Predicted 3D model of a 72-nucleotide RNA (transfer RNA) from an uncultured Bacilli bacterium. The prediction has a mean pLDDT of 80. It matches the Rfam family "tRNA". The family's RNA type in Rfam is transfer RNA. Its family is annotated with triplet codon-amino acid adaptor activity in the Gene Ontology.
RNA sequence: GGCCCCAUGGUCAAGAGGUUAAGACGAGACCCUCUCAAGGUCUAAUCCCGAGUUCGAUUCUCGGUGGGGUCG
Repeated sequence: GGCCCCAUGGUCAAGAGGUUAAGACGAGACCCUCUCAAGGUCUAAUCCCGAGUUCGAUUCUCGGUGGGGUCG
């Protein structure tokens, strides 16, 4: 340098045009307990950046950035 893949809460990660953006771990509050742990209930926290298509984009297209794989 060519080609391919990936980018979503603090971490892992589902979602493939209209969802309250699911779930797990982690965090906080409360319940329980003499206390802690375990358990239960609730809460907060996410779509890499820019442009395009569309009534509507996390999702599709293009470009960029970053990461990974492969070929030379």